[in-house]
Molecule: c-di-AMP riboswitch aptamer (ydaO/yuaA leader)
Organism: Firmicutes bacterium UBA5473
């Protein structure tokens, strides 16, 4: 310089949800990771109190709109999130767009306090460009 190739179930993906120690197990502990509460300043509010409620708030991508139906349902779209196997970007395609908690309380927030570390899966482009790598000539 040239063209070829990049693999994979002992693997990979979503997610904070992993690793280590201990225990027969259930469980416990530590680290990492991810949340919540919580000063001053700032923001918000503008008398205070009481009552009331489709109250308000949190996790999460998972909100909102429309139609049908009537009894919390179905359908369509959508903010948003994810995937396409060396990697990044673009394009194209595909999937999700749930669930649940606190209990009248919550802006931000140092110190401090506290919680979680589950679950579900097997998608797949002889696309283009950039980067990286491997062996070969």
């Nucleotide at each position: 310089a040239c063209g070829u190739c990049c693999a994979g179930a002992a693997c990979g993906c979503c997610g904070a949800g992993u690793u280590c120690c201990u225990g027969u197990a259930a469980g416990g502990g530590a680290a990492g990771c991810g949340g919540g509460g919580g000063a001053a300043c700032c923001a918000u509010u503008c008398c205070u109190c009481c009552a009331g409620u489709u109250g308000g708030g949190g996790u999460g991508a998972a909100u909102c709109c429309g139609g049908c139906a009537a009894u919390u349902g179905c359908c369509g779209g959508u903010a948003g999130g994810g995937c396409u196997a060396c990697u990044c970007u673009a394009c194209a395609g595909c999937c999700c767009g749930a669930a649940u908690c606190c209990g009248u309380c919550a802006g931000c927030u140092a110190a401090c306090c506290u919680c979680g570390u589950a679950g579900g899966c097997g998608u797949g482009g002889u696309u283009a460009g950039g980067g990286g790598g491997a062996a070969g000539u």